[in-house]
């Protein structure tokens, strides 16, 4: 050093939503120096626009698109109707504590928002965003693979 064998893994989730430089402002604090909050960049991750070929042959208020997992269908109640509550089926998304994939079982979620009459797909090319919200739904599971450590 390299098999092999055993044993052990948490600053947790959901999202793209992080990581560093410079500037300037506010707090802490003897000082160094640290947080916060702003404006500008760089790398990284994510979204939208935008030829040609290709697809469309229809559509322009029954507007129509974009983010997003978040949509469809059926009962039943409420409404003049738009539409809203409840259940309940089928796509569809998360979590079960080292990472990935399978399968089993539980449990949760199936929301909001935006743009403006406009936009298929799309190379160069141009724009735009890096917030928010939770600790609840934590299996002594199962089988391969594989990572760090002993």
């Nucleotide at each position: 050093a390299a098999a092999a064998c055993c044993g052990a893994u948490a600053c947790g989730c959901c999202g793209a939503g992080u990581u560093u430089c410079c500037g300037g402002u506010u707090c802490u604090c003897a000082u160094c120096a640290g947080a916060g909050c702003c404006g500008g960049g760089a790398a990284g991750c994510g979204g939208g626009g935008g030829a040609a070929c290709c697809a469309g042959g229809u559509a322009u208020u029954u507007g129509g698109g974009g983010c997003g997992a978040a949509u469809u269908c059926g009962c039943g109640g409420a409404u003049c109707a738009c539409u809203c509550c409840g259940c309940g089926g089928g796509a569809g998304c998360g979590c079960u504590g080292c990472u990935c994939u399978u399968u089993u079982a539980g449990c949760g979620c199936c929301a909001g928002c935006c743009c403006g009459u406009c936009a298929g797909c799309u190379a160069a090319c141009c724009c735009c965003g890096c917030a928010g919200g939770c600790a609840c739904a934590a299996a002594u599971a199962a089988g391969g693979a594989g990572a760090u450590c002993g």
c-di-AMP riboswitch aptamer (ydaO/yuaA leader) from a Solirubrobacterales bacterium, 150 nucleotides, folded computationally. It was read from a public genome assembly, where an Rfam model found it. It matches the Rfam family "c-di-AMP riboswitch aptamer (ydaO/yuaA leader)". Gene Ontology terms of the family: cyclic-di-AMP binding and regulation of gene expression.